Notes
Predicted 3D model of a 1398-nucleotide RNA (small-subunit ribosomal RNA) from an uncultured prokaryote. The prediction has a mean pLDDT of 83. The RNAcentral record of the sequence draws on ENA.
[in-house]
C1' cells in the first nucleotide's frame, strides 16, 4: 500500500505508484488617474421640462504608456548527458528592481497615433475585420545641444600573470544622453564604474545492463579568416591539413530525471528516489521566432499535425502534468469548502487591490502517537446452559450474581483563549515640517475551537487471527485420500491436536490477518569475507605482446601513503543535549556528524621514478654423462600371406556343440625358392627421454634437451601471462601412391521367442607412405605454472666425491610405506590436497543444455562462443549398516550324488479350486491352504436356504405390582415349534409375613454380524539354523566399528590361541522324560528254577523270591587310560576294557527377529453396526450337487504272488447305556443264551512268518470298482445320505510323460495290532505299538536352502528392488505453421508551411 472481517475518541502527518488518457464548469495575474487624453459606470454636489444636464484634488471601464506576467504552483514523457553530484576556472560574459559613489538633465524643437467624434463606407452567421474624414495627449516616438572615468581608432610609460593575456597612469582623433509629476517635503530620469542578488559558460572526478553491440566518425579532428552571440568555442561559412575515439570498452541497442536523502544491515553492501529542499526537463504533438534585463515563454504569438467544440460550409475557437471536480484505466488514492486574519509575492506615494502561494476547515484506522471500553472486594470454587470426563468429577470462573469506588471518555449547560504585531489614523515629544520615538485606536477565516468548570451515571465503547513443527496455544464430534488444508515439511484412505463445527487456549489489540515489493538471515558472487582430486569448477600442451608482480646496497625526488592547517561538503533529515505543546508522536533551539572534495605546509620508513652499485634469482662459456627425445636415409631377421616346384592322401578348418567356407581341377600337413606389406619377440622394469600429445629392430647422418663437475663471464635481463602465435592421440576429410595381416560397413553360418549383437566364415573403406585439412578424447595424476619454507624410513635411474668398492655424503629425476599439518571422508603427506607469495583459468541447484539463435572457423563431418522459456525439490561427494549378485574364499544339510521305495497313468477315498443352486454356511491359498480348523455333518451338531412362529424371550440378579402355582394328565388345530382350552394342585409361620414358583412392568441382553491392517492369548515358518545382544573401555567429527575379527578345531560364537579390548546376557551344550546294561529294595492280579500236589491239558494248589517282568531308587561313559599327531584345543586308532565310546538312540525344550504370515468361527477384547431382527424357536432342505482341474491317499496291475489246509510268536492300549469267554442258530454280518471282569486277576487280540497243497503268465484262481438281488446293526428316523454280510456281476488297470517326493539303521520298506472322537459310520485318516528287517554315500563340481569372511551396488517396501526408451487422449509452456492484421525504425526520392539572415 490493496483486499477480507471488525471498529469508541484525539493529535500529528500522508493520500493517482496506472492513461505525459481525454476534459464540462468555476477560480488560479494583475496593478499603477502621484504619466496622459478623457469620462462608460457608480457615489456627493447643484439644476431639471423629470426624459435628463452640470461640476467634482470621490472614483474609473476601454484606450496610450510604465511595472509584472521568466516569480510562485504542477508533472517525470523525454534525457546515460557536463543532464545531475562534487570541486575548481571565466585574463570569454550578462544581470530589471535593490544599495552606496561621482557626474548630468537646455525655461530647444519637431512630427504622429490610439482614443474621442463625425457623417460616414463595406463585409461577415459569429469571431471580428477592412477603407475614409476631422481632431488630440503624454514619463510614447525622432531630432538638435553639452558630455567623460562609456566605446572606437592609433600610440607611450610603469607593474603583473602558468599561456592566450592583464591592469594602471597617460597623449591625439572621432561617436553616443535625459522626463516628467507634484501636496514643493521629494519622487522619479540619463551616463558611469563598483556591491549585492541572479544567470551563463568551461573543464577534473563520479554517476546503469548488454561484447550474442568491435570497430565509429567527413563539419567528422585541427588549423587560417570571416560571420555571429552577453561570451568561448565548428556555433555556422569558405579554404587547408588528414586527423580523432575505442578493450581503462568507441559505436550500437535497452533501461532510466539526478543528488541531499529513505528502507534494511553489525558493517562493507543491498534495494529505493514518495511526502519536505535542491537541479534539470516538459506544459496537446512537432517547429520557429518576437517582445524583453532575463523566456525560444504552462493560463503570450506565428506555421504544420492530431483531436474535441460552434457554424449561414463561406470560416472560427480551444490546450487543468495550476486548485476543486468529471469520464475513463485500474486492486487503489480525498471537497466542484473557507479566508487573505497571519506568513509571502505583484503594482502602487500610499490606502489599497489581486493571490486555489499560503493559513485553514472537509473525506480516508492509510500510518505513526496517546486515551478508553471501568476499579477494588467478592467461593458453597453457587444454581442453569455449553463442552469434556476414568462418572468421582473437571472447566468457563472472581467470571457472574452482590457491595463499595471512580468518572478519563460519551451527553448537557456556562465560561473562553493564544496566534495581533505592524500599516494607517489620532495624540505627544526630538530633530525641523516629514523621519524617528511613545501612547491610544483599528483587524481573526480557523472558531464559541482548543481550553476550564458544573451536572448525570458503569453509565456512551472489542474484535482479528492462530492452536502438527518450526511457533505461544488441546480436546469432543462429523468427514473417510471425499470435503478440504497448505509458507516450508506435510495432513485426510474409520479411532484427524493438521478437513469442517463445537468448548477451551494462545497471541495482538481499534485494529487483526491475507496478498504485493523490498533488505536480512544467505560467508548462497566471498573487498571485508568462498571454493577448484572425487561434490559445480584448472584451460589439452607450450611460447609470448600487453597487463599483474618482482632480489641486496646506496642517493635523489615526493606521484602514492601518513600528518598538521585552510576552504568547502546548503537547509531540512540521522545522533546528542536542552526546550514546548498535560504525555507521547510531532516541533523548535544549540552541538555534534556529513566517514568526501580541493588547495596548502611537513615526513620520507614502505611502493613508486630517475641515478650508481652487487651477485645470491636468471643466463653464458668450458669439461663430462645420459636417454624408446625429434627428423631423414640404409640395413636385418623371425612370423604371415601369395607364387612356383615336389612329396603326400582325404579331409581341413573351426566351435559350448556345429554349419557357412576350403579340398580328388590334390587342399591342410611338409620341403625348397622367391615375391609382399605391415609390425619389431627376448631384453622389459612401479626404467628412461619428452611441454602435452607421444616414443622401443639395428646402423649413419642433422638436430633439440637435461644432468653433474667448473665458478671464468653479463649484472635482476625474473615470474606469471587476457587476446595472438605453435604443436597436438585416435577417427574422419581432399589429392597420389600403397595393401601382407587385422578389420567398422556388409555378405553368409550359428545361437535365441527374436539376434539389425555377443561366436564362427568371408570381407570393403581404413589402418601404411607423401603433401594438406581438422582440432576433439576419462587430452586423467579427472591434482594450471613459478618460487620459499616444514619429520622419518626404503627401493631404484643418471652423475659428482672420498676410497680396501664394508659404509657414509651431495645434486638432479622415479616409485613405495608412516608422522605433524590438511580434509565431508576417501585419502595427500619435501614428486602435498600441508604453510605462505605472485599471475593465470574456472565454478555458483538439477533439467532443459554444451541445446537453440547470432556470430567465427572448417570442403564437409563438425568445432569454439554460448542463452531462454518451462519444469523439479532435489541432484551431487565420501562413508556406514543391511539386503542382493548368472562376484569370490570356506563350511554345513537326504541339498545333489550312490542305493531302496514311492507319486504323476487307472479305480475308488478325501480335501480344494472351478461350476452349479433356494442354499450348497465360514475360514485356511508359494514353500508355511487343500485326509487342513473337522479327534468323526442322517436328525442335533449348523454357522447357510425355504417355510410357519416369538419379541425380555435360553441363563442369573435386582427393583415393584399381582398369582398359588409349578408338575402331571389330557382335548384341538397344525409338519413341528406354538396357539387355544379343560381336569388337577405348595412348604414354613410368632399369622404380620417369608421360602418357592409363575404372570407382568421396568432395567442389565443377545449377534459364528465387520475389522486378525485397532487388539490379547495362542500358533506356523526361516530354524534346533548358530546365531542376536549389552556394560565400561578404545578407535571415529558422525551414522558406526571394535568384542563378534585372524589361524586352527567342533554338531555348536563348541573350546583353544593370538588379540584394544575385558568381561556379561539371551541362545549352544548339560541339567529333565523314555530307551539299552546291573546292582538294590518290594513280590500280586506278574513268574516258575528248585520242592510237593493235582489234570485230559494249563504256575491249577501249596509253596518259592531265584530268573523274566513290574516301579521306586543307585551304578554306568568323562577322550577318563593307552598309542600317534598337534603350542593348545582337538583328531586319528580293527587300541584296551566295556552292555553302551567319543552327542549311545529317540522326545521334550525353539535366542534377537522376519513374513501388517494365521486365527475377532476356540476363548477374550476396543471401535463399528442390527434390536418385531443381522436376536431366537421349530419342520424340511443343504453343507454329500458335477462337462471339469489340482494336491493328499488306499487297493492293484500279481508268481518274492493268489487261493485252501495246517501251525507259532507280540507290544502298546480299551472296557459297566461297556467289554465279553463259553453254549445255541445262522454261510455270513449278526442273533438268543449264559458267566467273569470297574480289571498286571475277566475280556478284545495280531499278521507276514513255518508246513503242505493247488493256480502256470492268462486281463488270469491277478485285480477288485460298478451295478442287481436278499439281509443284518445302530438310531424317533437309513429317500436325499450309514456302515456292515452273502449270492450274483466283474470296470479301469500288465509298472505309469515332461517332472517330482521321502529315506542314512533297528532307518527305508513290508505286516498288522490298539486307540480317540463315537448311537452308528462314510477311519483308505490321525495319534501310538510292536513282527520281519535291507540297499548306499567315490565326494562337494552342479540344483535348493543355509552360516561365517570378503568384493561391487545408482537396491533400503531392500533383485518379485531399482530403471531406459517408445506409444493414446489433451495442448499449460516452448517452437514450427499456408496466411492474415497492426506498431516502431532505417535508407533512397518527391512536395515543401511558419520563421530568422543576406
Nucleotide at each position: 500500500a490493496a483486499c477480507g472481517c471488525u471498529a469508541g475518541c484525539g493529535g500529528c502527518a500522508g493520500g493517482c505508484c496506472u492513461a505525459a488518457c481525454a476534459c464540462a464548469u468555476g477560480c488560479a495575474a494583475g496593478c499603477c488617474g502621484a504619466g496622459g487624453g478623457g469620462u462608460a459606470a457608480g457615489g456627493c454636489u447643484c439644476u431639471u421640462u423629470c426624459g435628463g444636464g452640470a461640476g467634482u484634488a470621490c472614483a474609473c471601464g476601454a484606450c496610450c504608456g510604465g511595472c509584472g506576467c521568466a516569480c510562485g504552483g504542477g508533472u517525470g514523457a523525454g534525457u546515460a548527458a557536463c543532464g545531475c553530484g562534487u570541486a575548481u576556472g571565466c585574463a570569454a560574459c550578462c544581470u530589471a528592481c535593490c544599495u552606496g559613489u561621482a557626474a548630468c538633465a537646455g525655461u530647444g524643437g519637431g512630427g504622429a497615433u490610439a482614443g474621442c467624434c463625425c457623417c460616414g463606407g463595406g463585409g461577415g452567421a459569429a469571431a471580428c475585420c477592412c477603407c475614409g474624414g476631422a481632431u488630440u495627449a503624454a514619463u510614447g516616438c525622432c531630432c538638435c545641444a553639452u558630455a567623460a572615468c562609456a566605446c572606437c581608432a592609433u600610440u607611450u610609460u610603469a607593474c603583473c600573470g602558468c599561456a592566450u593575456g592583464g591592469c594602471a597612469a597617460g597623449a591625439u582623433g572621432g561617436u553616443c544622453a535625459a522626463a516628467a509629476c507634484u501636496a514643493c517635503g521629494g519622487c522619479g530620469g540619463u551616463u558611469a564604474a563598483a556591491g549585492a542578488u541572479g544567470g551563463g559558460u568551461a573543464u577534473g572526478c563520479g554517476u546503469g545492463a548488454c561484447a550474442u553491440u568491435a570497430g565509429c566518425u567527413u563539419g567528422u579532428u585541427g588549423g587560417u579568416g570571416a560571420g555571429g552571440u552577453a561570451a568561448c568555442g565548428g556555433c555556422u561559412c569558405a579554404c587547408c591539413a588528414a586527423g580523432g575515439c575505442a578493450a581503462c570498452g568507441a559505436u550500437g541497442u535497452c533501461u532510466a530525471u539526478g543528488g541531499g536523502g529513505u528502507c534494511u544491515u553489525a558493517a562493507a553492501g543491498g534495494a529505493u528516489g514518495a511526502u519536505c529542499c535542491c537541479a534539470c526537463a516538459c506544459a496537446c504533438u512537432g517547429g520557429u521566432a518576437c517582445u524583453g534585463a532575463g523566456a525560444c515563454a504552462c493560463g503570450g504569438a506565428c506555421c504544420a499535425g492530431a483531436c474535441u467544440c460552434c457554424u449561414a460550409c463561406g470560416g472560427g475557437a480551444g490546450g487543468c502534468a495550476g486548485c476543486a471536480g468529471u469520464g475513463a484505466g485500474g486492486a487503489a488514492u480525498a471537497u466542484u469548502g473557507g479566508u487573505c486574519a497571519a506568513u509571502g509575492g505583484a503594482c502602487g506615494a500610499a490606502a489599497g487591490u489581486c493571490u486555489g502561494a499560503a493559513c485553514c476547515a472537509g473525506c480516508c484506522a492509510u500510518g505513526c502517537c496517546g486515551c478508553g471500553u471501568g476499579c477494588a472486594g467478592g467461593a458453597u470454587g453457587a444454581c442453569a446452559g455449553c463442552c469434556c470426563u476414568a462418572c468421582g468429577g473437571g472447566u468457563c470462573g472472581u467470571a457472574a450474581a452482590c457491595u463499595g469506588c471512580u468518572u478519563u471518555u460519551a451527553u448537557u449547560c456556562a465560561g473562553g483563549a493564544a496566534g495581533a504585531a505592524a500599516c494607517u489614523c489620532u495624540c505627544u515629544g526630538a530633530c525641523g515640517u516629514g523621519u524617528c520615538a511613545g501612547a491610544g485606536a483599528c483587524u481573526g477565516a480557523c472558531g464559541g475551537u482548543a481550553c476550564u468548570g458544573a451536572a448525570c451515571g458503569a453509565a456512551u465503547a472489542a474484535g482479528g487471527a492462530u492452536c502438527g513443527g518450526c511457533u505461544a496455544a488441546c480436546u469432543c464430534c462429523g468427514u473417510g485420500c471425499c470435503a478440504g488444508c497448505a509458507g516450508c515439511c506435510g495432513c485426510g484412505g474409520u479411532a484427524a491436536u493438521a478437513c469442517g463445527g463445537a468448548g477451551g487456549a494462545u497471541c495482538c489489540a481499534a485494529g487483526c490477518g491475507u496478498u504485493a515489493u523490498c533488505c536480512g538471515g544467505a560467508u548462497u558472487u566471498a573487498u571485508u569475507a568462498g571454493g577448484u582430486u572425487u561434490a559445480a569448477a584448472g584451460g589439452g600442451u607450450g611460447u609470448g605482446c600487453a597487463g599483474g608482480c618482482g632480489g641486496g646496497a646506496u642517493a635523489a625526488u615526493a606521484a602514492g601513503u601518513c600528518a598538521g592547517u585552510g576552504g568547502u561538503g546548503a537547509a531540512a533529515u540521522c545522533c546528542u543535549g536542552c526546550g514546548g505543546c498535560u504525555u507521547a508522536a510531532c516541533c523548535g533551539c544549540a552541538g555534534a556528524a556529513c566517514u568526501g572534495c580541493c588547495a596548502u605546509u611537513g615526513a620520507a620508513a614502505c611502493u613508486a621514478u630517475u641515478g650508481u652499485u652487487c651477485u645470491u634469482g636468471a643466463g653464458u662459456u668450458c669439461a663430462g654423462u645420459u636417454g624408446a627425445g625429434g627428423c631423414a636415409g640404409g640395413c636385418g631377421g623371425a612370423a604371415u600371406g601369395u607364387g612356383u616346384a615336389a612329396u603326400g592322401u582325404a579331409g581341413c578348418g573351426g566351435u559350448g556343440a556345429a554349419a557357412u567356407g576350403c579340398a580328388u581341377a590334390g587342399a591342410u600337413a611338409u620341403u625348397a625358392c622367391a615375391c609382399a606389406g605391415a609390425a619389431c619377440a627376448c631384453c622389459g622394469a612401479u626404467u628412461g627421454c619428452g611441454a602435452a600429445g607421444g616414443c622401443a629392430g639395428c646402423u649413419u647422418g642433422c638436430u633439440a634437451a637435461a644432468c653433474u663437475g667448473a665458478c671464468a663471464c653479463u649484472g635482476a635481463c625474473g615470474c606469471u601471462g587476457a587476446u595472438u602465435c605453435a604443436c597436438g592421440a585416435a577417427a574422419g576429410c581432399g589429392u597420389g601412391g600403397g595393401g601382407a595381416g587385422c578389420g567398422a560397413a556388409c555378405a553368409g553360418g550359428a545361437u535365441u521367442a527374436g539376434a539389425u549383437a555377443c561366436c564362427c566364415u568371408g570381407g570393403u573403406a581404413g589402418u601404411c607412405c607423401a603433401c594438406g585439412c581438422c582440432g576433439u578424447a576419462a587430452a586423467c595424476g579427472a591434482u594450471g605454472c613459478u618460487c620459499a619454507c616444514u619429520g622419518g624410513u626404503u627401493g631404484u635411474u643418471g652423475g659428482c666425491g672420498c676410497u680396501a668398492c664394508a659404509u657414509u655424503g651431495u645434486c638432479a629425476g622415479c616409485g613405495a610405506c608412516u608422522g605433524a599439518g590438511g580434509g565431508a571422508a576417501a585419502c595427500c603427506a619435501u614428486u602435498a590436497a600441508g604453510u605462505g607469495a605472485g599471475c593465470c583459468a574456472c565454478c555458483u541447484g538439477g533439467g532443459g543444455a554444451g541445446u537453440a539463435c547470432g556470430u567465427c572457423g572448417g570442403c564437409a563431418a563438425c568445432g569454439a562462443u554460448g542463452a531462454a522459456a518451462c519444469u523439479c525439490a532435489a541432484a551431487g561427494g565420501a562413508a556406514u549398516u543391511g539386503a542382493c549378485g548368472g562376484g569370490g574364499g570356506c563350511c554345513c544339510g537326504c541339498a545333489c550324488a550312490a542305493g531302496c521305495g514311492g507319486u504323476g497313468g487307472a479305480a475308488c477315498a478325501u480335501g480344494u479350486g472351478g461350476u452349479u443352486u433356494a442354499a450348497u454356511u465360514c475360514g485356511a491359498u508359494g514353500a508355511u491352504a487343500c485326509g487342513c480348523g473337522a479327534g468323526g455333518a442322517a436328525c442335533c451338531u449348523u454357522a447357510c436356504c425355504u417355510g410357519g412362529g416369538c419379541u425380555u424371550a435360553a441363563a442369573u440378579g435386582c427393583a415393584g405390582a399381582g398369582u398359588g402355582c409349578a408338575u402331571g394328565a389330557g382335548u384341538a388345530u397344525g409338519a413341528a415349534a406354538a396357539u387355544a382350552u379343560u381336569c388337577u394342585u405348595u412348604c414354613c409361620u410368632u399369622c404380620g409375613g417369608g421360602a418357592c414358583u409363575c404372570u407382568u412392568u421396568g432395567c442389565a441382553a443377545g449377534g459364528u454380524g465387520c475389522u486378525g491392517c485397532a487388539u490379547g492369548g495362542c500358533u506356523g515358518u526361516c530354524g534346533u539354523c548358530a546365531g542376536c545382544u549389552c556394560g565400561u573401555g578404545c578407535c571415529g567429527u558422525g551414522a558406526g566399528g571394535u568384542g563378534u575379527c585372524g589361524g586352527g578345531u567342533u554338531a555348536a560364537g563348541u573350546c583353544c590361541c593370538a588379540u584394544a579390548a575385558c568381561g556379561a546376557g539371551c541362545g549352544c551344550a548339560a541339567c529333565c522324560c523314555c530307551u539299552a546294561u546291573u546292582c538294590u529294595u518290594a513280590g500280586u492280579u506278574g513268574c516258575c528254577a528248585g520242592c510237593g500236589g493235582g489234570u485230559a491239558a494249563u504256575g491249577c494248589c501249596g509253596g518259592g523270591a531265584a530268573c523274566u517282568c513290574u516301579a521306586a531308587g543307585g551304578a554306568g561313559a568323562c577322550u577318563g587310560c593307552c598309542a600317534g599327531c598337534g603350542u593348545a584345543a582337538g583328531c586319528u586308532g580293527u587300541g584296551a576294557g566295556g552292555a553302551a565310546g567319543g552327542u549311545g538312540g529317540g522326545g521334550a525344550u525353539g535366542a534377537c527377529g522376519u513374513c501388517a504370515a494365521g486365527u475377532c468361527a476356540g476363548c477374550a477384547c476396543g471401535g463399528c453396526c442390527c434390536u418385531u431382527a443381522c436376536g431366537u424357536c421349530c419342520c424340511g432342505g443343504g453343507c454329500u450337487a458335477c462337462a471339469c482341474a489340482c494336491g493328499u491317499g488306499u487297493u492293484a496291475c500279481a508268481a518274492u504272488g493268489g487261493c485252501c489246509a495246517g501251525u507259532a510268536c507280540a507290544a502298546a492300549g480299551g472296557g459297566c447305556a461297556g467289554c465279553u469267554a463259553c453254549c445255541g442258530g445262522g454261510c455270513a454280518a449278526c442273533c438268543g443264551g449264559a458267566u467273569g471282569c470297574g480289571a498286571a486277576u475277566c475280556u478284545c487280540u495280531a499278521a507276514a512268518g513255518c508246513u503242505g497243497g493247488u493256480c502256470u503268465c492268462a486281463g488270469u484262481u491277478c485285480g477288485g470298482a460298478u451295478u442287481g438281488a436278499a439281509g443284518u446293526c445302530u438310531g424317533c428316523a437309513a429317500c436325499u445320505c450309514g456302515a456292515c454280510u452273502u449270492c450274483a456281476u466283474g470296470a479301469a488297470g500288465c509298472u505309469g510323460g515332461a517332472a517330482u517326493c521321502g529315506c542314512u539303521a533297528g532307518u527305508a520298506a513290508u505286516c498288522g495290532c490298539g486307540c480317540a472322537u463315537c448311537a452308528g459310520c462314510a477311519a483308505c485318516g490321525g495319534c501310538g505299538c510292536g513282527g520281519u528287517g535291507a540297499a548306499u554315500a567315490c565326494g562337494u563340481u552342479c540344483c535348493c536352502g543355509g552360516g561365517c569372511c570378503u568384493u561391487g551396488u545408482a537396491c533400503a517396501c531392500a533383485c518379485c528392488g531399482c530403471c531406459c526408451g517408445u506409444c493414446a487422449a489433451g495442448c499449460c509452456a516452448u517452437g514450427g505453421g499456408a496466411g492474415u492484421u497492426u506498431g516502431g525504425g532505417g535508407u533512397a526520392c518527391c512536395u515543401g508551411a511558419a520563421g530568422u539572415c543576406c

Overview: Rfam family: Bacterial small subunit ribosomal RNA.